The prediction has a mean pLDDT of 81.
This is a predicted structure of a 72-nucleotide RNA (transfer RNA) from a Patescibacteria group bacterium.
It matches the Rfam family "tRNA". It is annotated as a transfer RNA. Rfam links the family to the GO term triplet codon-amino acid adaptor activity.

RNA sequence: GCGUCUGUGGCUCAGUGGUAGAGCGCUUUCCUGAUAAGAAAGAGGUCGAUGGUUCGAUUCCAUCCAGACGCA
Numbered sequence: 001g002c003g004u005c006u007g008u009g010g011c012u013c014a015g016u017g018g019u020a021g022a023g024c025g026c027u028u029u030c031c032u033g034a035u036a037a038g039a040a041a042g043a044g045g046u047c048g049a050u051g052g053u054u055c056g057a058u059u060c061c062a063u064c065c066a067g068a069c070g071c072a
Stems, first nucleotide, its partner, number of pairs: 001071007010024004018055001026042005048064005
């Protein structure tokens, strides 16, 4: 330099056009003599950035950024 892939809560990941979810973690409460385990509730995301298409974009398109792999 070229090609392919990935980017979504603190972490690991779903979500293939119609109000963004799960597990773990975190906070509060219950339970206990006290922990652990368990139960209930809650907080936490401008979906990597900027544009475009669309009535509507995490999703489709373009460019850029970061990363992984392959070729040279």